[in-house]
Record summary: A computed fold for a 73-nucleotide RNA from uncultured Methanobrevibacter sp., annotated as transfer RNA. It matches the Rfam family "tRNA". By type it is a transfer RNA. Its mean pLDDT, the model's own confidence on a scale to 100, is 83.
Parts: sequence; structure tokens; C1' cells
RNA sequence: GCCUUGAUAGCUUAGUCGGUAUAGCGCGGGAUUCGUAAUCCUGAGAUCGCGGGUUCAAUUCCCGCUCGAGGCU
Repeated sequence: GCCUUGAUAGCUUAGUCGGUAUAGCGCGGGAUUCGUAAUCCUGAGAUCGCGGGUUCAAUUCCCGCUCGAGGCU
């Protein structure tokens, strides 16, 4: 220098014919218990890495950039 791949909630992560973004753990509240743990119910939490473009509409398609991983010379 080139190629492939990844970036989504505090952490791990689902979501590729474009149409109001999932779950687990964790966190808040409640139930249960003499009490704790476990279990069950419930709630909050993500401008989908950054900047542009296409579109009525973009996590998704196109371009550039940043960072991580792997490969080639």
C1' cells in the first nucleotide's frame, strides 16, 4: 500500500428483499421469605463509530474518514 471483516444500552449481542431496534447479564421498583440468596412480575436505559449522498423513509444501500481484528505483497 491492497483485500476481508467488525463498530448497536454500563457489558455481551440479535436485527442484510430499506418501514416506529431485540435479548441476556447488570441497574431501579415490587412480589415471595423471619431475613438473605435464588425465583417471578415490572420499569428505565442505545441521536445504531463520525461526516456526506440516494430515498417519502436508512442500523440496513453508496462514498469518504477514524478505530479494532485477520490476511497478502